[in-house]
RNA sequence: GAAGGAGUGCAGGUAAUCGCUGGCGCUUUUCACCGCGCGAGAGGAAAGUCCGGGCUCCACAGGGCAAGGGUGGUCGCUAACGGCGACCGGGGGUGACCCCAGGGAAAGUGCCACAGAAAACAAACCGCUGCCCAAAGCGGCAGUAAGGGUGAAACGGCGAGGUAAGAGCUCACCAGUUCCCCGGGUGACCGGGGAAGCUCGGUAAACCCCACCCGGAGCAAGACCAAUAGGGGGGCUUCAAGGGCUGCCCGUCCCGCCCCCGGGUAGGUCGCUGGAGGCCUCGGGCAACCGUGGCCCUAGAUGAAUGAUUACCGCCCGGGCCGGUUUUUCCGGUUCGGGAUACAGAACCCGGCUUACGCACUGCUUCGGCC
Numbered sequence: 001g002a003a004g005g006a007g008u009g010c011a012g013g014u015a016a017u018c019g020c021u022g023g024c025g026c027u028u029u030u031c032a033c034c035g036c037g038c039g040a041g042a043g044g045a046a047a048g049u050c051c052g053g054g055c056u057c058c059a060c061a062g063g064g065c066a067a068g069g070g071u072g073g074u075c076g077c078u079a080a081c082g083g084c085g086a087c088c089g090g091g092g093g094u095g096a097c098c099c100c101a102g103g104g105a106a107a108g109u110g111c112c113a114c115a116g117a118a119a120a121c122a123a124a125c126c127g128c129u130g131c132c133c134a135a136a137g138c139g140g141c142a143g144u145a146a147g148g149g150u151g152a153a154a155c156g157g158c159g160a161g162g163u164a165a166g167a168g169c170u171c172a173c174c175a176g177u178u179c180c181c182c183g184g185g186u187g188a189c190c191g192g193g194g195a196a197g198c199u200c201g202g203u204a205a206a207c208c209c210c211a212c213c214c215g216g217a218g219c220a221a222g223a224c225c226a227a228u229a230g231g232g233g234g235g236c237u238u239c240a241a242g243g244g245c246u247g248c249c250c251g252u253c254c255c256g257c258c259c260c261c262g263g264g265u266a267g268g269u270c271g272c273u274g275g276a277g278g279c280c281u282c283g284g285g286c287a288a289c290c291g292u293g294g295c296c297c298u299a300g301a302u303g304a305a306u307g308a309u310u311a312c313c314g315c316c317c318g319g320g321c322c323g324g325u326u327u328u329u330c331c332g333g334u335u336c337g338g339g340a341u342a343c344a345g346a347a348c349c350c351g352g353c354u355u356a357c358g359c360a361c362u363g364c365u366u367c368g369g370c371c
Base pairs, nucleotide, nucleotide: 001367002366003365004364006362007361008360009359010358012313013312014311015310016309017308018307020041021040023038024037025036026035043343047354048353050352051351052350053349054348055218056217057216058215068214069213070212071211072210073087074086075085076084077083088102089100090099091098092097103209104208108207109206110203111202112201125148126147127144128143129142130141131140132139133137156174157173159171160170161169175199176198177196178195179194180193181192182191183190184189222270223269224268225267231261232260233259234258235257236256242254243253244252245251277296278295279294280293282291283290284289315339316338317337318336319335320334321333322332323331324330
């Protein structure tokens, strides 16, 4: 210098002016509005709403079974998790390092494209071997999985024996599987020894089996106040008015007015933000994390505020001058001009994951060059 890999940090600052949303205070006899003053006002992801919890309501004595869903190496962390840490095993990379949905295929069922004879209790296309024949062939029958060919994958590898030819058919060695023993580790697992010819294809984010976990809905949860209209009950004047029961009167009902009651819409209030909270120190632990002590308070809107302008400083680029140097390079100071600020916007809260995105910095790896 190039390429790569891991991690950390920031997300411009200050002031003034003009606005926006809450809070407090003043003004006001009180409340509200207005006005004035003070102080506060988005994020690392506020996002996706994918997991886990708090909280609320509903169901439920408690427990179990079934159904459905989820998780899946071990040990730990945590309120909990499908998250995180450390380790184990497997895979990739020269390496730093990265990836794994990582129980069971030796319980059962299914599937395995194309090619190929055959994709799994088997199977004979070519080849090899033996036998058969009026016919000697491009024939028939039988044996054979060693060789060829197909395929992502073909029923352990290699050598010797054996055989008509062959074959774990037999044997030695190697690989794997299952079982047993010894040692290490909390454990996943690792190391060593032995036995059995046992050689068993792959696939479970296919059905399934095993172990463990899970009641449902969600702040539009839920609680309270409550206009208008409507419902129920009670009462009431005739001076006047309307309708039904009759054509008239009385009476009664509707209607009207007043009071009370319950449900409840619009609307309003609460829930609402001080919490598994943040920062620093010390201690334990490899770490995730836990504990001690101190300090701090940091949005609560509801068609939904958190903005704009200017100045200075900061950042980047280019030029001039001065200095560190003797030229270039580099560094510092000063000055002039220009430029940039990405992704994105809380809506009950918290722990994670994932996704989007601009920069800066620190270790590390490989290769190349120079001293």